Transfer RNA from uncultured Venatoribacter sp., 62 nucleotides, folded computationally. The same sequence occurs in records of 5 taxa. It matches the Rfam family "tRNA". Rfam describes the family as follows. Transfer RNA (tRNA) molecules are approximately 80 nucleotides in length. The coordinates come from a structure-prediction model, not an experiment, and the mean pLDDT is 83. Taxonomically the source falls in Venatoribacter (Bacteria, Pseudomonadota, Gammaproteobacteria, Oceanospirillaceae). The sequence is in RNAcentral, with records from MGnify.
RNA sequence: GAUAGCUCAGUCGGUAGAGCAGUAGACUGUUAAUCUAUUGGUCGCUGGUUCAAGUCCAGCUC
Numbered sequence: 001g002a003u004a005g006c007u008c009a010g011u012c013g014g015u016a017g018a019g020c021a022g023u024a025g026a027c028u029g030u031u032a033a034u035c036u037a038u039u040g041g042u043c044g045c046u047g048g049u050u051c052a053a054g055u056c057c058a059g060c061u062c
Base pairs, nucleotide, nucleotide: 001062002061005020006019007018008017014051021039022038023037024036025035026034044060045059046058047057048056
């Protein structure tokens, strides 16, 4: 260091996000490009603290 298929954000603990990708549509003679909408997450695993954990604590895995 481990968070979406990939690359990574996530403040002092308070509704999990961006880009790329996928899907649908618009545009176009066609493709591509562009634009709009949308899909997608047991936040590595198991416990603990707390009204509340991606965030704090312990152990474990890589």